Description: This is a predicted structure of a 343-nucleotide RNA (Bacterial RNase P class A) from an Actinomycetota bacterium. It matches the Rfam family "Bacterial RNase P class A". Rfam describes the family as follows. Ribonuclease P (RNase P) is a ubiquitous endoribonuclease, found in archaea, bacteria and eukarya as well as chloroplasts and mitochondria. The family's RNA type in Rfam is ribozyme. Model confidence (mean pLDDT): 79 of 100. The sequence was found by an Rfam model in a public genome assembly. The source organism's lineage runs through Bacteria, Bacillati and Actinomycetota.
RNA sequence: CGUGCAGGCCGGGUGACUGCGGGCCCUCGCGAGAGGGCUCGAGGAAAGUCCGGACACCGCAGGGCAAGGACGCUGGUUCGUCCCUCGGGGCGACCCAGGCGGCGAAAGCCGACGGAAAGUGGAACAGAAAGGAGACCGCCUGCCUCGGGCGACCGAGGCCGGUAAGGGUGAAACGGUGGGGUAAGAGCCCACCAGCGGCGGUGGCGACAUCGCCGGCUUGCCAAACCCCGUCCGGUGCAAGGCGAAGCAGGUCCCGCUGACGUGGCCCGCCGAGGGACCGGGUGCGCCGCAGAGAUGGAUGGUCACCCGAGACAGAAUCCGGCUUACAGGCCUGCUACGGAGA
Numbered sequence: 001c002g003u004g005c006a007g008g009c010c011g012g013g014u015g016a017c018u019g020c021g022g023g024c025c026c027u028c029g030c031g032a033g034a035g036g037g038c039u040c041g042a043g044g045a046a047a048g049u050c051c052g053g054a055c056a057c058c059g060c061a062g063g064g065c066a067a068g069g070a071c072g073c074u075g076g077u078u079c080g081u082c083c084c085u086c087g088g089g090g091c092g093a094c095c096c097a098g099g100c101g102g103c104g105a106a107a108g109c110c111g112a113c114g115g116a117a118a119g120u121g122g123a124a125c126a127g128a129a130a131g132g133a134g135a136c137c138g139c140c141u142g143c144c145u146c147g148g149g150c151g152a153c154c155g156a157g158g159c160c161g162g163u164a165a166g167g168g169u170g171a172a173a174c175g176g177u178g179g180g181g182u183a184a185g186a187g188c189c190c191a192c193c194a195g196c197g198g199c200g201g202u203g204g205c206g207a208c209a210u211c212g213c214c215g216g217c218u219u220g221c222c223a224a225a226c227c228c229c230g231u232c233c234g235g236u237g238c239a240a241g242g243c244g245a246a247g248c249a250g251g252u253c254c255c256g257c258u259g260a261c262g263u264g265g266c267c268c269g270c271c272g273a274g275g276g277a278c279c280g281g282g283u284g285c286g287c288c289g290c291a292g293a294g295a296u297g298g299a300u301g302g303u304c305a306c307c308c309g310a311g312a313c314a315g316a317a318u319c320c321g322g323c324u325u326a327c328a329g330g331c332c333u334g335c336u337a338c339g340g341a342g343a
């Protein structure tokens, strides 16, 4: 110096003219309004709407069940919420530190990280066989036929069986290595190793690590497939919701103090008087919510000139935190030591 890794930042610049939206001010006008000046005016993701919260409403936001959803290794900070015996505890979100597993030479990165020994299901291609394994080749006992041999027996072919040691396929073939054993083989038996389960010791708050003993000899992968287990969760979503103004015409049917309707399915408790469907009529406006951009006919743009390294993805709609997805190019800091060069 190149490559790599982590964190942070930028996302064309300058000038002129002009357009649009908000705010403030000045002048003119009785007023409606007109003219002018100053100033502010998209993003790191404004996106997807996946998670959490604020905020708002639903009579109490009460109890239980079902359904649905979120979370799922450990410890801790902050925030929110619920419970409380006021010491604390449960849950969720973000973040920090760590454990375990995987990847990498390293810096470092990734992990929805409870359960695959409850059940259902899945695994392309290849392969005989892909999970209660499996006889394609091979190996072996027996039997039959043929050939050879004086004979013991040997060779070839076929049949019934045995066999997972060897070959071959595959990402993966049902523990590994060695020995015994056997017709040939096999955890069939044994030793060691790996792994699983149980008990105990040591270290750690803990996840866990490590060591020792015992056991049956082995239980493959996928749960971001269904599912099972544990903990927690009432619903809706700024078109929430509140205030104001204007306008209108009622009708039919049904349910209801033997309790309807009332945020969602069913049941129960409290409350307690109207409720629902259809037809017809009217309106479809303003303000707040709402923000140091900010509307509801919804602004944030365009043209020209110059410069450079020639400019990507992309456009707010209640707000905030996180996640995911898209993104040309460039800058800064730190780290690793794979390669090169120099002293």
Stems, first nucleotide, its partner, number of pairs: 001339002004335007012307007020041009043313001047324002050322005055237004059270002062268004068233005073098004078093006099113001100111004114228002119226002121222002136167002138163003142159007175193006194218001196215008241288004250279006262271001308311001